[in-house]
C1' cells in the first nucleotide's frame, strides 16, 4: 500500500427531476406510496473499548475530603497515560585495562519523582552475619598446660583482624603500592561516590576545579509522602410531537343503576368537596421526528520549524441505516506459488542446483466489516 | 452500542499486604468382607487462560490479549 477495469442482476439513502395512484386542502399546494432517470454508498484497522475530547442530562458543577490516574526536561495539541526533540539509566556486542572495578563507542530497551534530608513494614532457603552489621573456618598474638636442648608443635582461654575461604540475587567502595604482629581508606596513586564553587544550557543535565576517606545495599509495578489532574453518568445520553386503554385535575350535571313484559313497590349509589354522563386540560406508554453527520474535515501547493506540528491560498462535499443496505455472477489485467517449455551459468557427464523469459495449465488473493462524532494507543492481517 | 464481573487438579472452590499451591468429591493401590457398598490407610493428578514487564524470586504487583457470564431501552 492493501488489487484495477468493464458488463449484467440486486440492496440502502438522496434529487427544485419525470410519470401513475391514494389522502388532506385555504384549490395555491402539501403529505404518503410505486416506478423510471441521474448521482452516491465501509476500514487501515470500521475491532478491543485501553486513554483523551466534542456533545447531552443530572443541581448554576464553585470549594474541600476520600478515591482514581499520571510522574526526567522542553515543546506540540482542543485534550491526553499520545506524539516530537533532548538528557539520564541499562541489556547485548566491540574496544581500553595484567586483571577487577570502571570508562568509551554501536544497535536496542526504558512506568525514569522520593528509600540519607517524613514514617512503617519486607528481603524466603542457604549462610557466622541480610542492614543499630557480624568472628564459622582461617590469619596474628598475650597468658596457662603438655612435649622438646632449642627453634617450634599441639590443646585451653582472652584479645586484635573483614585481607583469604565458603553461602547467597545481594556481604558495607574497586585495583595496586606502602604500612602492620596480622590486618584495615590506616596512608598514598588511579577509578568510582558525596558536599561546595565556577562555567555551559530555558531546563533535565553536563564539564572543570576543590574538598571529604566513603557519610551506610535492594525494593515505592509494598504501604506511603510530594506535585499535578480529575463532579457523575453516558447517544439505550437526551429533546420534541403524540393514538387506544386505565389513572389525575377543572367545568357542567340531579338523579342514576338493579329486580321487571309494564306499573306500583323494594334494594344500592349519589344528592356542599364524591356517581353515571358530557366536555376541556395535564402527565405519560406504543409509535413517530430530531439528536445524525460540514467536521479539531479532505486534497494540492507555498511558508515557518531539526521534528511533532502550525499558518496561508485554491479546490472539494465523501454512507447515515435501525429485524440494520454497501452484495452476487462473468470476462480481461495485476501480484504470489506450483507445473510445462525455451535460454544462460555452475557441478559434472545425464542428471541436479540456480537465474531469466512466456503461448500456456492449475491453485491462491488476507484480517475483517460503519451504528453520535473526532484525536491517539493496542491487537488481527494473504501478498 | 454502553457499562460491570470471573478464569487455579477431571468437577466445585480456597489460597491475594510476593518465598516452589491446598480442601472436598472423583480416580488408583492396599486393608476390612464369602463378595459388593460404606469405612480406614496411602498415592496419583496443576503450562494457576495466553504473552510481556517489575523483582533475587510472580497464582499474587503492572501492562496487553483471549474466553465466558451478567446488567442497561
Nucleotide at each position: 500500500c492493501g488489487g484495477g477495469c468493464a458488463a449484467c442482476c440486486g440492496c440502502u439513502g438522496g434529487a427544485u427531476g419525470g410519470a401513475g395512484c391514494c389522502c388532506g386542502u385555504u384549490u395555491g399546494c402539501g403529505g404518503g406510496u410505486u416506478u423510471c432517470u441521474c448521482g452516491a454508498g465501509a476500514g487501515g484497522a470500521a475491532a478491543g473499548u485501553c486513554c483523551g475530547g466534542u456533545c447531552u442530562u443530572c443541581g448554576a458543577a464553585g470549594g474541600g475530603c476520600a478515591g482514581c490516574a499520571u510522574g526526567c526536561c522542553g515543546g506540540c495539541u482542543a485534550a491526553c497515560g499520545g506524539c516530537c526533540g533532548g538528557g539520564g539509566a541499562u541489556u547485548u556486542g566491540c574496544g581500553c585495562u595484567c586483571a577487577a572495578a570502571g570508562c568509551g563507542c554501536a544497535c536496542g530497551u526504558u512506568a525514569c519523582g522520593g528509600a540519607u534530608c517524613a514514617g512503617u513494614g519486607c528481603c524466603a532457603c542457604a549462610g557466622a552475619a541480610a542492614a543499630u552489621a557480624u568472628a564459622c573456618c582461617g590469619c596474628u598474638u598475650g597468658c596457662c598446660c603438655u612435649g622438646g636442648a632449642a627453634a617450634c608443635a599441639g590443646g585451653g582461654u582472652g584479645a586484635g583482624u573483614a585481607a583469604g575461604g565458603g553461602u547467597g540475587a545481594a556481604a558495607a567502595g574497586g585495583u595496586g603500592c606502602g604500612g602492620u604482629a596480622a590486618a584495615a581508606g590506616c596512608g598514598c596513586a588511579c577509578c568510582g561516590c558525596g558536599g561546595c564553587c565556577c562555567g555551559a544550557g530555558c531546563a533535565a543535565u553536563c564539564g572543570g576545579g576543590u574538598u571529604g576517606g566513603c557519610a551506610g545495599g535492594g525494593a515505592a509495578a509494598a504501604c506511603c509522602c510530594c506535585a499535578u489532574g480529575u463532579g457523575a453518568a453516558g447517544c439505550a445520553a437526551g429533546a420534541c410531537c403524540a393514538a387506544a386503554u386505565a389513572g389525575g385535575g377543572g367545568a357542567g350535571g340531579a338523579g342514576g343503576a338493579g329486580c321487571g313484559g309494564c306499573c306500583c313497590g323494594c334494594u344500592c349509589c349519589g344528592u356542599u368537596a364524591c356517581a353515571a354522563c358530557u366536555u376541556c386540560c395535564g402527565g405519560g406508554u406504543a409509535g413517530g421526528u430530531c439528536g445524525c453527520u460540514u467536521g479539531a474535515g479532505c486534497u494540492a501547493c507555498u511558508c515557518a520549524g531539526u521534528a511533532a506540528u502550525g499558518a496561508g491560498u485554491a479546490g472539494c462535499c465523501u454512507a447515515g441505516a435501525c429485524g440494520a443496505a454497501u452484495g452476487g455472477u462473468u470476462g480481461c489485467c495485476g501480484c504470489c506459488g506450483g507445473u510445462a517449455c525455451g535460454g544462460g551459468a555452475g557441478a559434472u557427464u545425464a542428471u541436479c542446483u540456480u537465474c531469466c523469459g512466456u503461448u500456456g495449465c492449475c491453485g491462491g488473493u488476507a484480517c475483517a466489516g460503519a451504528a453520535a462524532c473526532c484525536g491517539g494507543c493496542u491487537u488481527a492481517c494473504a501478498g | 452500542g454502553c457499562c460491570g464481573g470471573a478464569g487455579u487438579a477431571g468437577c466445585u472452590c480456597a489460597g491475594c499486604u510476593g518465598g516452589u499451591a491446598g480442601a472436598g468429591c472423583a480416580g488408583c493401590u492396599g486393608a476390612u468382607u464369602u463378595g459388593u457398598a460404606a469405612u480406614c490407610a496411602g498415592c496419583u493428578g496443576g503450562u494457576c487462560g495466553g504473552g510481556g514487564g517489575u523483582u533475587c524470586g510472580a497464582u499474587u504487583c503492572c501492562c496487553u490479549u483471549c474466553u465466558c457470564c451478567g446488567g442497561c431501552u
Two RNAs folded together computationally: RNase P RNA and transfer RNA, 456 nucleotides in total. It holds a member of the Rfam family "Bacterial RNase P class A". The family's RNA type in Rfam is ribozyme. Rfam's curators write: Ribonuclease P (RNase P) is a ubiquitous endoribonuclease, found in archaea, bacteria and eukarya as well as chloroplasts and mitochondria.